RNA sequence: AAAAAUCUUCGGGGUUGGGUGAGAUUCCCUACCGGCGGUACAGUCCGCGACCCGGCUUUAUGCCGGCUGAUUCGGUGAAAUUCCGAAACCGACGGUAAAGUCCGGAUGGAAGAAGAACAUU
Numbered sequence: 001a002a003a004a005a006u007c008u009u010c011g012g013g014g015u016u017g018g019g020u021g022a023g024a025u026u027c028c029c030u031a032c033c034g035g036c037g038g039u040a041c042a043g044u045c046c047g048c049g050a051c052c053c054g055g056c057u058u059u060a061u062g063c064c065g066g067c068u069g070a071u072u073c074g075g076u077g078a079a080a081u082u083c084c085g086a087a088a089c090c091g092a093c094g095g096u097a098a099a100g101u102c103c104g105g106a107u108g109g110a111a112g113a114a115g116a117a118c119a120u121u
Base pairs, nucleotide, nucleotide: 001121002120006116007115008114009113010112017029018028019027031101032100033091034090035048036047037046038045043089044088052066053065054064055063056062071087072086073085074084075083093104094103095102
């Protein structure tokens, strides 16, 4: 220094101000938010995770499969759907006056990130 196995820690943000109404942080106007890896710095590219569905099983924090939202124009540059300028768009399930932002599953799980010690090469 490298790869493999083990362990530890970390690992998601957001309803401002007003309107209607018996009742809405759910409707309407306005406001606000952006997980992980890759790549010229990305919510919208490529890939992954979360939620949900199915199968198998040792009945689950496991494995396999499915499902899985949304961007354009101009500028700079060798290179950017990533930067700068402008205008857009998107957001699981259950609850409840219809929810990306409230409450709940969840003091959960995970993509992953960092570190520790041992042995090997």

Overview
A computed fold for a 121-nucleotide RNA, annotated as FMN riboswitch aptamer (RFN element). Rfam family: FMN riboswitch aptamer (RFN element). Rfam links the family to the GO term FMN binding. Its mean pLDDT, the model's own confidence on a scale to 100, is 82. The sequence was found by an Rfam model in a public genome assembly.